[in-house]
């Protein structure tokens, strides 16, 4: 200098004017009422979208179901060990595959059983003989599976011996299986001995093993206000426990559940201080954890978060210029937008920046 | 906001690992029939199975992620 890999950060900055939403404070007015509350207007001050606010794919907090206990069914997850409130998440490691490499991708069991493996092919799973090889003069008959052929896949591979031809038939190496030893928390690795080889693929097919799972969701749920019109069915041999059984619980009919019809489309709480954020130190390879300090950062519901100007910075096209520098002009873009909250994952994303590492070339 | 379902020729649909480069009906096109039209007959075209990955020898079908469409859920008596 070129080509890459992984990770992280940002998503214009600062100031001003005018608006919009919310908090706190003050003033004026009105209403209720009985000393305060609510509403309206104005003033002052503070705060005001994201890295994904998205998809709603996981997990949790929280709330309710008359507390959730057992069994069956069903669902989810799947190398190992850690991390976490928890996870279909993250970290480290192991093995296999890909890449020259940084690095990337994959992961229980096919030796418990069942099913499936189309077409082609002789044969597709306790295999089989089409061509072929051998015995034989040939046919018949018999021996064989080296080679060919089919297929996604053909019952260990290579080499040698052996043989009529062949074959783990025998031997060496490799692979495989079993047993033992050593190391490791473990996945697993390494080594030794024995066995002539039994064991094709598929579990994102049924299934088996291990672990986990009660259900519903802020339109949860609670308080108040306004308004209307009730009628019907079931009901202890019941209802609830959102699949079934047991167990448990419920109510004594003025009740409960369901259906039809009717009314309201209001206010407040839940609501934003939390597994919170940032900084420093300590522990840990890391994910992460601990301690101390600092900070408080939207809370709307006809659903706010915008417009313009200035300075600085970045970018772009065009013009001036031979070119550079400079000036003028334009622009700050992409994906997108809170709706109970939080942790992840996934997907979308113009552009900018940083760090670590790898390979190649050149120079010293 | 939350929960659930669906996506195959122009339209409605069949399919549920291979017999499917996907079958049927209506519609469309051409020809026959008819003086002509309709009806009838014969033949044909028309689908990247919403899109992209993965599993498998093989995917419309199984798994995952997106995209699009549809439905339900308020309170009071």
């Nucleotide at each position: 200098g070129g080509a890459g890999u992984u990770u992280u950060u940002c998503g214009c900055a600062c100031g001003g004017u005018c608006g919009c939403u919310g908090g706190c404070g003050g003033a004026a007015g009105a209403a209720a009422a009985a000393u305060u509350u609510u509403c309206u207007u104005c003033c002052a001050u503070c705060a005001g979208a994201g890295g994904a606010a998205a998809g709603u794919c996981c997990g949790g907090a929280c709330u309710c179901c008359a507390c959730a206990g057992g069994g069956c069914a069903g669902g989810a997850u799947g190398g190992u060990c850690c991390g976490u409130a928890a996870u279909u998440c993250g970290g480290a490691c192991a093995c296999c595959g890909g890449g020259u490499g940084a690095c990337c991708g994959g992961u229980g069991g096919a030796a418990a059983g069942u099913g499936c493996c189309a077409c082609a092919g002789a044969g597709a799973a306790u295999a089989g003989a089409c061509c072929g090889c051998c015995u034989g003069a040939a046919a018949a008959a018999g021996g064989c599976a080296a080679g060919g052929g089919u297929g996604a896949a053909a019952c260990g591979g290579u080499g040698g011996g052996g043989u009529a031809a062949g074959a783990g038939c025998c031997c060496a190496c490799c692979g495989c299986u079993u047993u033992c030893g050593u190391g490791g928390u473990g996945a697993c690795a390494c080594g030794a001995a024995a066995g002539g080889c039994a064991c094709g693929g598929u579990a994102a097919a049924c299934c088996c093993c291990a672990u986990c799972c009660g259900g519903a969701g802020c339109a949860a749920g609670g308080u108040c206000a306004a308004g209307c019109a009730g009628g019907g069915a079931a009901u202890a041999c019941g209802g609830g426990u959102u699949g079934c059984c047991c167990g448990c619980c419920c109510u004594u009919a003025a009740g409960u559940u369901c259906c039809c019809g009717g009314g309201u489309a209001g206010a407040c709480c839940g609501c934003u201080c939390g597994a919170a954020a940032c900084u420093a130190c300590c522990g840990g390879c890391a994910a992460c954890g601990g301690u101390a300090g600092u900070u408080c950062a939207a809370g709307a519901c006809a659903a706010a978060u915008g417009a313009c100007c200035g300075u600085g910075g970045g970018g772009a096209u065009g013009c001036c210029u031979c070119a550079a520098a400079g000036g003028c002009u334009c622009u700050c873009a992409a994906c997108a937008g809170a709706a109970u909250c939080c942790g992840g994952c996934u997907u979308a994303u113009a552009g900018a920046a940083a760090a670590a590492c790898u390979c190649c070339c050149c120079u010293u | 906001g939350c929960c659930c379902c669906c996506g195959u020729c122009g339209u409605c649909u069949a399919g549920a690992g291979g017999c499917c480069c996907a079958g049927g009906a209506c519609g469309c096109c051409a020809c026959c029939c008819u003086u002509u039209c309709a009806a009838g007959g014969u033949g044909g075209a028309a689908a990247u199975c919403g899109c992209g990955g993965g599993u498998u020898c093989g995917a419309a079908u199984c798994c995952c992620g997106c995209c699009g469409g549809g439905g339900g859920c308020a309170c009071c008596a």